[in-house]
Predicted 3D model of RNase P RNA and transfer RNA as a complex of 482 nucleotides.
It holds a member of the Rfam family "Bacterial RNase P class A". Its Rfam clan is "RNaseP clan".

RNA sequence: CAAGUCGGCCAGGCGGUCGCCGCUUAUGGGAGCCGGUCUCUUGACUGGCCCCACAGGGGGAGGAAAGUCCGGGCUCUACAGGGCACGGUGCUGGGCAACACCCAGGCGGGGCGACCCGACGGAAGAGGGCCACAGAAAAGUAGACCGCCAGUGGUUAAGCCGUUAGCGGCUCGCUGCUGGUAAGGGUGAAAAGGUGGUGUAAGAGACCACCGGCGUCGCUGGUGACAGCGGCGGCCAGGUAACCCCCACCGGGAGCAAGGCCAAGCAGGGGCAAGACCCGCUUCGGCGGGCGCGGGGCGGCCCGUCCCGUCCGAGCCCCGGGUAGGCUGCUAGAGGCGGUGGGCAACUGCCGUCCCAGAUAGAUGAUCGCCCGUGACAGAACCCGGCUUAUCGGCUGACUUGGGUG
RNA sequence: GCCGAGGUAGCUCAGUCGGUAGAGCAGCGGACUGAAAAUCCGCGUGUCCCCAGUUCGAUUCUGGGCCUCGGCACCA
Numbered sequence: 001c002a003a004g005u006c007g008g009c010c011a012g013g014c015g016g017u018c019g020c021c022g023c024u025u026a027u028g029g030g031a032g033c034c035g036g037u038c039u040c041u042u043g044a045c046u047g048g049c050c051c052c053a054c055a056g057g058g059g060g061a062g063g064a065a066a067g068u069c070c071g072g073g074c075u076c077u078a079c080a081g082g083g084c085a086c087g088g089u090g091c092u093g094g095g096c097a098a099c100a101c102c103c104a105g106g107c108g109g110g111g112c113g114a115c116c117c118g119a120c121g122g123a124a125g126a127g128g129g130c131c132a133c134a135g136a137a138a139a140g141u142a143g144a145c146c147g148c149c150a151g152u153g154g155u156u157a158a159g160c161c162g163u164u165a166g167c168g169g170c171u172c173g174c175u176g177c178u179g180g181u182a183a184g185g186g187u188g189a190a191a192a193g194g195u196g197g198u199g200u201a202a203g204a205g206a207c208c209a210c211c212g213g214c215g216u217c218g219c220u221g222g223u224g225a226c227a228g229c230g231g232c233g234g235c236c237a238g239g240u241a242a243c244c245c246c247c248a249c250c251g252g253g254a255g256c257a258a259g260g261c262c263a264a265g266c267a268g269g270g271g272c273a274a275g276a277c278c279c280g281c282u283u284c285g286g287c288g289g290g291c292g293c294g295g296g297g298c299g300g301c302c303c304g305u306c307c308c309g310u311c312c313g314a315g316c317c318c319c320g321g322g323u324a325g326g327c328u329g330c331u332a333g334a335g336g337c338g339g340u341g342g343g344c345a346a347c348u349g350c351c352g353u354c355c356c357a358g359a360u361a362g363a364u365g366a367u368c369g370c371c372c373g374u375g376a377c378a379g380a381a382c383c384c385g386g387c388u389u390a391u392c393g394g395c396u397g398a399c400u401u402g403g404g405u406g
Numbered sequence: 407g408c409c410g411a412g413g414u415a416g417c418u419c420a421g422u423c424g425g426u427a428g429a430g431c432a433g434c435g436g437a438c439u440g441a442a443a444a445u446c447c448g449c450g451u452g453u454c455c456c457c458a459g460u461u462c463g464a465u466u467c468u469g470g471g472c473c474u475c476g477g478c479a480c481c482a
């Protein structure tokens, strides 16, 4: 210098003028609300709250605010219980409030390399299912279509031998049947280790040597996933678990339109079941308890438990009606920044410091001037931690490969 | 804002424990008719919303994206 890998940061800047939404300070106003003092009334003074106006100060979208895909906080549901079902996660160790996230490591794959990617438990023993078409055969003593080989028939064009001249036998062919064979061909995504040899009628882990894989036993290292070494076993075992399933772990449900308070307004109607049980008290209206029954919490079932009701009928469901207003939840938090200690790291202990959006038809804009290069994706709505998706460009740190110069 | 359902032929919809997807209507051609309607016979067809992944193989299974539709508040 060129090409590349990984991480961090920014997201037009500065100034003037005019606006918008919260917060705060001061002043002024109010026939509002609460309280105190004087006076005794319908008043005066004063403190606080609330509202309005004006002025000053300070703040005002994002790295994704998005998708709503995970995980939590918070709120209600009963205090959130046990089992099954259902759903989710899935190498190991750690981090975290928690996670499907992050860090470190292992294994597998890719790249010359920096480095990147992996839904990465179990398919030989827990079992079931599926593998279309093609092919002979598609999964547990696998499978004979061609080929190869053996046996046994048929045939005789060709060759050889014999001949009683009719024919007989043998070899090479062609062909039928029976059997052996998984070396070779062919089909397929996939055909039951590879190379060489022994062996055989032909062959074959049938046997042997080496290589590869698997299982098992032992030792060593490691917390562990796992790795290394050695022995033994011819054990050679298809794929699929993002099919059922098995194993381990986790999960009750709903969601700020949750939930709480206030105001305004209307009109209610219908459907659904279970004791007229027993005991005690009684002022004879009822009350308490027990055993049943019914409903609900519990969106799937059972148990357990709690609540309510059991004939003036709780509760649930359906139809209809009314209001579509205000306050709260609502932003100080698993918070940011700096220092220091621990840890390889993710992360975390301690100390200091800062306050940094809270709208409710929904604020963060308009315009002018200068500059660079003409500025992408995109707008909070209860709040956080992640993931994923969209995104012009710029700055910066570490590293890799190749070339050049000193 | 939150929750849920769906996307298959021109339209309305089936389908699937994974093996090249159909029905009705519509359309086109023919028969019948003087001509048409009705009827009968025949025919065509698709990015199974898109992109990745698992698998030999995906409309189906898994992940991500795009689009469409539906529901919700309070009071009695």
Stems, first nucleotide, its partner, number of pairs: 001402010012371007020060002023057003027053004032049007062377001066388002069386005074255004081303004086251005091105005106120001107118004121246002127244002129240003145185002147181009158171005193211006212236002214233008259328004268319005275291001277290005292310006321481003335354008372375001407478007416431004425462001433449005455471005